[in-house]
RNA sequence: GCCGGCAGCGGCUAGGGUUCCGGCUUCGCAAGAGCGAUACACGAUUUGGCGAAGUGCUGGUCCGAGAGCCGCAACCUGUCCGGUGAACAGCGGGCAGGUACACGGCGGGACAAAAGCCCGGGAGAC
Numbered sequence: 001g002c003c004g005g006c007a008g009c010g011g012c013u014a015g016g017g018u019u020c021c022g023g024c025u026u027c028g029c030a031a032g033a034g035c036g037a038u039a040c041a042c043g044a045u046u047u048g049g050c051g052a053a054g055u056g057c058u059g060g061u062c063c064g065a066g067a068g069c070c071g072c073a074a075c076c077u078g079u080c081c082g083g084u085g086a087a088c089a090g091c092g093g094g095c096a097g098g099u100a101c102a103c104g105g106c107g108g109g110a111c112a113a114a115a116g117c118c119c120g121g122g123a124g125a126c
Base pairs, nucleotide, nucleotide: 008072009071010070011069012068015063016062020060021059022057023055024054025053026052027051028050029049031047032046033045035043036042074099075098076097077096078095079094080093081092082091101121103124107119108118109117
């Protein structure tokens, strides 16, 4: 200097926005209640219902970590067991141990949208 591996899967969380649910706001529609009025018409207020638009608003749905957590798998070391005439190897299984380190933009991408998701253990820094 070059190449390869270390970087698998599932669940959860940090985090994230706004498809859908819900909340809130405004408007409209029909109905009720009391009030204004002697009464009708009408008026403003208010209650629940339906619809439309807006709003990330504690939440539900949803997305979600290489450098977060848990589990499973896989690999490595040691040991024991099983088949083979014996041994090694190989295959399968049990048990124990191990699987290090990791600062990180801008910008872009997808889904409804955003993000610690993906580009990306990237660029860069040490």

A computed fold for a 126-nucleotide RNA from Alphaproteobacteria bacterium HGW-Alphaproteobacteria-3, annotated as Guanidine-I riboswitch aptamer. The model forms 100% of the base pairs in the Rfam consensus. Rfam family: Guanidine-I riboswitch aptamer. About the family: This family represents a conserved RNA structure found upstream of the ykkC and yxkD genes in Bacillus subtilis and related genes in other bacteria. Model confidence (mean pLDDT): 79 of 100. Lineage of the source: Bacteria > Pseudomonadati > Pseudomonadota > Alphaproteobacteria.